[in-house]
RNA sequence: AGAGUUUGAUCCUGGCUCAGAAUGAACGUUGGCGGCGUGGAUUAGGCAUGCAAGUCGAGCGGAAAGGUUCCUUCGGGAAUACUCGAGCGGCAAACGGGGUAGUAAGGCAUCGGAACGUACCCUCAGGUCGGGGAUAGCCGCGGGAAACUGCGAUUAAUACCCGAUAAUCUCUACGGAGCAAAGUUUUUCGCCUGAGGAGCGGCUGAUGUGGUAUUAGGUAGUUGGUGAGGUAAUGGCUCACCAAGCCAAAGAUGCCUAGGGGGUGUGAGAGCAUGGCCCCCACCACCGGGACUGAGAUACUGCCCGGACAUCUACGGAUGGCUGCAGUCGAGAAUCUUCGGCAAUGGGCGAAAGCCUGACCGAGCGACGCCGCGUGCGGGAUGAAGGCCUUCGGGUUGUAAACCGCUGUCAGGGGGGAUGAAAGCGUAAGCUUGACAGAGCCCCAGAGGAAGCACGGGCUAAGUACGUGCCAGCAGCCGCGGUAAUACGUACUGUGCGAACGUUAUUCGGAAUCACUGGGCUUAAAGGGUGCGUAGGCGGCUUGAAGCGCCAGGUGUGAAAUUUUCCGGCUCAACCGGGAAACUGCGCCUGGGACGAUUAGGCUUGAGUCGAUCAGGGGUGUGCGGAACUGCCAGUGGAGCGGUGAAAUGUGUUGAGAUUGGCAGGAACGCCGGUGGCGAAAGCGGCACACUGGGAUCGUUCUGACGCUGAGGCACGAAAGCUAGGGGAGCGAACGGGAUUAGAUACCCCGGUAGUCCUAGCCAUAAACGAUGGGUACUUGUUGGGAGGGGGUUCGCCCCUUUCUGACGGAGCGAAAGCGUUAAGUACCCCGCCUGGGGAGUAUGGUCGCAAGGCUGAAACUCAAAGGAAUUGACGGGGGCUCACACAAGCGGUGGAGCAUGUGGCUUAAUUCGAGGCAACGCGAAGAACCUUACCCAGGUUGAACUACGUGGGGAAUCCUGGUGAAAGCUGGGAGUGCCCUUCGGGGAGCCCUUCGAUAGGUGCUGCAUGGCUGUCGUCAGCUCGUGUCGUGAGAUGUAGGGUUAAGUCCUUAAACGAGCGCAACCCCUGUCCUCAGUUGCCAGCAUUCAGAUGGGGACUCUGAGGAGACCGCCGGUGUCAAACCGGAGGAAGGCGGGGACGACGUCAAGUCAUCAUGGCCUUUAUGCCUGGGGCUGCACACGUGCUACAAUGCGGCGUACAAAGGGAAGCCGGGCUGCAAAGUUCUAGCAAAUCCCAAAAAGCGUCGCCCAGUUCGGAUUGUGGGCUGCAACCCGCCCACAUGAAGCCGGAAUCGCUAGUAAUCGCGGGUCAGCUAUACCGCGGUGAAUGUGUUCCUGAGCCUUGUACACACCGCCCGUCAAGCCACGAAAGCGGGGGGGGCGUGAAGUCGGUGAGCGAACCUUCGGGACGCAGCCGCCUAGCGUCAACUCUGUGAUUGGGACUAAGUCGUAACAAGGUAGCCGUAGGGGAACCUGCGGCUGGAUCACCUCCUU
Repeated sequence: AGAGUUUGAUCCUGGCUCAGAAUGAACGUUGGCGGCGUGGAUUAGGCAUGCAAGUCGAGCGGAAAGGUUCCUUCGGGAAUACUCGAGCGGCAAACGGGGUAGUAAGGCAUCGGAACGUACCCUCAGGUCGGGGAUAGCCGCGGGAAACUGCGAUUAAUACCCGAUAAUCUCUACGGAGCAAAGUUUUUCGCCUGAGGAGCGGCUGAUGUGGUAUUAGGUAGUUGGUGAGGUAAUGGCUCACCAAGCCAAAGAUGCCUAGGGGGUGUGAGAGCAUGGCCCCCACCACCGGGACUGAGAUACUGCCCGGACAUCUACGGAUGGCUGCAGUCGAGAAUCUUCGGCAAUGGGCGAAAGCCUGACCGAGCGACGCCGCGUGCGGGAUGAAGGCCUUCGGGUUGUAAACCGCUGUCAGGGGGGAUGAAAGCGUAAGCUUGACAGAGCCCCAGAGGAAGCACGGGCUAAGUACGUGCCAGCAGCCGCGGUAAUACGUACUGUGCGAACGUUAUUCGGAAUCACUGGGCUUAAAGGGUGCGUAGGCGGCUUGAAGCGCCAGGUGUGAAAUUUUCCGGCUCAACCGGGAAACUGCGCCUGGGACGAUUAGGCUUGAGUCGAUCAGGGGUGUGCGGAACUGCCAGUGGAGCGGUGAAAUGUGUUGAGAUUGGCAGGAACGCCGGUGGCGAAAGCGGCACACUGGGAUCGUUCUGACGCUGAGGCACGAAAGCUAGGGGAGCGAACGGGAUUAGAUACCCCGGUAGUCCUAGCCAUAAACGAUGGGUACUUGUUGGGAGGGGGUUCGCCCCUUUCUGACGGAGCGAAAGCGUUAAGUACCCCGCCUGGGGAGUAUGGUCGCAAGGCUGAAACUCAAAGGAAUUGACGGGGGCUCACACAAGCGGUGGAGCAUGUGGCUUAAUUCGAGGCAACGCGAAGAACCUUACCCAGGUUGAACUACGUGGGGAAUCCUGGUGAAAGCUGGGAGUGCCCUUCGGGGAGCCCUUCGAUAGGUGCUGCAUGGCUGUCGUCAGCUCGUGUCGUGAGAUGUAGGGUUAAGUCCUUAAACGAGCGCAACCCCUGUCCUCAGUUGCCAGCAUUCAGAUGGGGACUCUGAGGAGACCGCCGGUGUCAAACCGGAGGAAGGCGGGGACGACGUCAAGUCAUCAUGGCCUUUAUGCCUGGGGCUGCACACGUGCUACAAUGCGGCGUACAAAGGGAAGCCGGGCUGCAAAGUUCUAGCAAAUCCCAAAAAGCGUCGCCCAGUUCGGAUUGUGGGCUGCAACCCGCCCACAUGAAGCCGGAAUCGCUAGUAAUCGCGGGUCAGCUAUACCGCGGUGAAUGUGUUCCUGAGCCUUGUACACACCGCCCGUCAAGCCACGAAAGCGGGGGGGGCGUGAAGUCGGUGAGCGAACCUUCGGGACGCAGCCGCCUAGCGUCAACUCUGUGAUUGGGACUAAGUCGUAACAAGGUAGCCGUAGGGGAACCUGCGGCUGGAUCACCUCCUU
């Protein structure tokens, strides 16, 4: 300090997630030791048991128990006060300890204040005299189960009372009056009164201290006053009377939540979160109320009452309060011992010893946290074994182990023991005190007792194998898993941390993701529709005053602990001690006087005012006008009109439409008209008049900061809509009809109601937009328009200035697009608004509205994104340019028939497999009767072929032969012995058979694991790179523009300059010529002949080797002085002469595991191999590709002419003979070929016949006979002859090929091959056209541009209803629970007041009584309870509503391209649904213009 995640990629916005630190934690796995801390966070739920507050005999009467002494009848008694039960009395018990329920202020924090109290302690002053009456205990007698309690008698005090004395005390009318005491003792210690102090406490002020406005008004003792009461004290604290105040948008009141602080966690800080342990404060003590005692309580372990709960009970009554320490139950993910001791520190009491102390000190339990230590150290390579991986070579675990040497921490055993101890008692010597811990030291033994957890796809350090196969599972985010998973599980190995390691939860951080430090609002979320204006905020120049803010200095405070720092103590550290700093705050004093504020003045530039001038659809009202439209009346006229893509509904002979005249009505105002004007916005457009608002310019009269903004508030506010009354021509939601369509609740058409218009009143919303709040100032420019003013002028115009309104553009800004003096620049002031998407502008509450609805406005749940701008592609029923047999123009076909062939389907034991739009279908297959052959049936076999082979046994090899069988195979017999060595026994090499082990084999699977090869776009002109430049970047440029070309071919211009793969060329064939060479080819002339047969010849043809030739080279024109194009000459050939080979980057997970190769998987007496037979040829049917035809430009017969390219030895075969022919014969020539053969070319030409018909067309089908190949033609071959003579008379929708030697037509050859299904395929030549010089359309392609919500890229994306599952939420007749108030009733205890006839020791008394007190009774207040009507929160609820989510459900196609009717906003109506339509608005719409048409 950042990182991952939206995209094909990019930049930005923005959320989600991670790495860090922390915790009173919990859970999982694991677990050696020690130190220091820490541990009931949930039910303030209930509690058994023990302990947690006593002490004082030096206050008192005393003597229950024990001790001591004495007596004794041994039962006991007495004394003593060593000691002390119980009691009276004093002090303490209000501290300490626990908890956080309540409390948003009666609290807390900080700083102040005045009207108070204070036991114990300290200081000072003074006093301590004289009396009295009781009562516990004890004793006696009772009641009761118990708890407890009654009566009688008697007794003491530092208990109680009276009197005296008395001030500096208290009261006071200032004269005076009133008030105390306690003793015990050897000192001493006490007691009383007063004053002061310290510490503590009560009261009070200011400031600060949560959320919520979906809580906006609250308050009757309420606010104040007077008087009184009450208190320690102020005060409505309480009461009477009077007044009507008081609090509140700076948030009262209500509701929800919560103890506050020091601090703690985190963070750079500011902050944010938090308040456990420790310290301070507050509050609570089973729940509620109350007082008593006391210095102090409204009292945790006191009292009274009410309530709930629990316990005991003899049923009459009693008792209890762990939120003290332990412990228990319950609930919970979860939190300890019913321990030791007062040794230390502290507290209470006491003169003290001492007693008490679950405060405290210690120990125990828990890895809960922090810190420390250890689990050994050194050597040790054959790199052991084992494990894992492997390319089989090895690598790794790994110096790790073994093994050798050494050490002795911790733990263990034993010994000894500092220290925590200070003090107390005692004259002193001296004596006494450790619950617990026990360091360091010495001895013993021995590597012995001590390592795990998580992770290894990226973030994030660390990878391999196997298993699994969208299963099981993982996951913090992105995401892994569908047969090669570094992501699941296991193993090995590695990485991290280490007595721990992970997970979960929570907080801060990262998050500048609530932004004070430190964010934003044109398009990402975000400017209010507009104005006026209240509070508030902010505010021009200048002078003085005061000193509120502000600044400085000083001072007080800011407890300690904590944090920081320095030093020190435990061996170190954690931990602890001492000092310092800090505590950013608050108060007080002094000073300053700039700035802000205040106050007293002044000024004119801000603002306003005045005068003059000007422009304008600014507003309201009234009146008037013409055009058009519709209706009505009338004339002319006579068949349609209207409407559409095309139609129909509609209308018209009862006279429409058209046309003319007249009348009526309502609405809107053409041209001017313009990024022109006005207005705050909405908005405003004929003309005139009346009333009226604002603005601009010039002058600078007057006022003197009067200003800006503006939460609430008020006003205005398009369209639609609502209410009432009018009006109603046109248009026109709804509605009706006609079309379109699969449907058409739409788009189109014919009608048409509300409405649109007016008046009055509501509504308050729009894409109310510049998606840009208002104000002020500053910051380069250019060029328009509107309204003014000034100056110059050669009258054309020019210059300056103010204001409004546009365009372009610089700096700067911005994510970019863009903005750019009209800012989105630079600043200040004020307001509004935003904080991921969805849920949702929904629900609920409130409020406004007649309603529709508006304003305000959530949550649960869910997702890992949603989004902005720009980029590259792809796509568009977007545009432009261009090309192609793409269309058009032509010629011939296919689709109809028969047959051939391939495919689908069906069938089958099997009909093997593959290929599937173009780019599968006469394709793999250039030859299925067996073989092929992969399929089926049947028989057999375990290796047919391969091996470096290894093990055991036998035999050379090899040859002959039998049985069985369909064959393969199985099973016998015989012959036969070679080579090398030899010690003659034998051994060895090679080969064969057999057994076992390795392995072979597989046309078995995966072409979506692959190589190679191939198809296709496409012979389309494209695809890229280096450097440079531009851009934040993806990328762009180059490669675009203008021309040109078949071409990214070339030229030219420009931030490009070059280059590569493609194009072209180089290669082959062909077209002309030349040279060379002439056999088997050729023959002009010569000779000879039947014949180039021979002599001869090289001229020609031809053959085959090398050359020439064509390059826009020449001329003319066009063109940018270009590239190039057009025309011409010459030429065999002219603008690439024709054809072929050659196929860029890539696309289609295209095709092929069955050509071959190959990873993985599967199989191994079978999915291998051999063999016989069958099948691949099966046939209701459908499709593709072909052949032959339908005839006369034909068919048939006869005659006759002219090719090229090929093939030939298991071959081509001449000739002869036989046969009608196919063919045979093998008698006989030729040829391994420019020599011989196949071989006849056919169409053509000539001639004859046929005469338009199912024919002398057509040849299918079938019969008979024959031939050939082959082991074999039944399934299932070909050929021939004769006979038979089917469909078919030119082919629906639709569709294919072809632009010249092409189409069409004619034949010839070859491969494969025994033969053939070849009409196929591959070649060859013969004859030889027509049409088009066009690009509107269909298809495909290229370039540029545009839109995009697509990027698996339109076969894309995507919306809503319905149906199913699941989840959370809202509404709901109701039902249940809680909370705080109110009214009424009742009302315990208790204070206070009244009463007090009853009762009472102290004082007075005249002895009667009085004073005084108490019980009892009454009253006020009041906890609780009952009841009533409301408010509020919450749970639940039949049913219901929408919402979210969920691989493959239904219906449509709304949106994204002009998304096929541009979309969207507001509103209204309608409709299964997305939606449609009307009205107004917006651009965040494309485009130069032809019906609709779904999906992937």

Predicted 3D model of a 1496-nucleotide RNA (small-subunit ribosomal RNA) from an uncultured bacterium. Its mean pLDDT, the model's own confidence on a scale to 100, is 84.